This is a predicted structure of a 74-nucleotide RNA (transfer RNA) from an SAR116 cluster bacterium. Lineage of the source: Bacteria > Pseudomonadati > Pseudomonadota > Alphaproteobacteria > Puniceispirillales (SeqCode). The sequence is in RNAcentral, with records from ENA. Its Rfam family is "tRNA". The family's RNA type in Rfam is transfer RNA. From the family's description: Transfer RNA (tRNA) molecules are approximately 80 nucleotides in length.

[in-house]
RNA sequence: GCCCGCUUAGUUAAAUGGUAUAACAGGUCAUUCGUAAUGACUAGUUGGGGGUUCGAUUCCCUCAGCGGGCACCA
Numbered sequence: 001g002c003c004c005g006c007u008u009a010g011u012u013a014a015a016u017g018g019u020a021u022a023a024c025a026g027g028u029c030a031u032u033c034g035u036a037a038u039g040a041c042u043a044g045u046u047g048g049g050g051g052u053u054c055g056a057u058u059c060c061c062u063c064a065g066c067g068g069g070c071a072c073c074a
Stems, first nucleotide, its partner, number of pairs: 001070007010024004018054001026042005047063005
C1' cells in the first nucleotide's frame, strides 16, 4: 500500500428495513434481628459524520478504532 471481517447498555451477546432486546452487573422495594440468597419493580445502549427511504442497528459513502490475510521492504 491492497483486500476481508468486526464496532449495539458498565460487561457479554441478540435483533438484518417497521416500538432496540436478554443475561449478568447497578438502583428501589419486599422478605430477614441483620447480612447473604430469593422475589417484584426500575434506569441505562446502536463508534463519528453524511446519504437513500414514509421509516435505518440493518442498505450506500466517508472517517476513526480493533482483528485477520496479501504485497513491498537487497